[in-house]
RNA sequence: AGCCCAGUAGCCAAGUGGUUACGGCACCGCUCUGAUACGGCGGGAUGCGCUGGUUCGACUCCAGCCUGGGCUA
Repeated sequence: AGCCCAGUAGCCAAGUGGUUACGGCACCGCUCUGAUACGGCGGGAUGCGCUGGUUCGACUCCAGCCUGGGCUA
C1' cells in the first nucleotide's frame, strides 16, 4: 500500500429496509430468608463507530473516514 472481517448499553450478543431495537450477565428496587446466596417480580440507560448519500422510510443499502483483527506484498 491493497484486500477481507468486525464495530449495537458497563460486558456479551440477536436483528439486517417499516410498530416500542430480542435476549443474557452485571446494576437498582421489591419479594423470599433469621441472614447471605439462589429463586420470583419489576426498573433504568444519551446503546446501532463518525460524516455524507440513496429511499416515503436506514442499525440494515452505497461511498469515504476512524478503530480493532486477519491475509498478501
Record summary: The RNA shown here (transfer RNA) has 73 nucleotides and comes from a Candidatus Saccharimonadia bacterium. Lineage of the source: Bacteria > Bacteria candidate phyla > Candidatus Saccharimonadota > Candidatus Saccharimonadia. Its Rfam family is "tRNA". Rfam classes the family as a transfer RNA.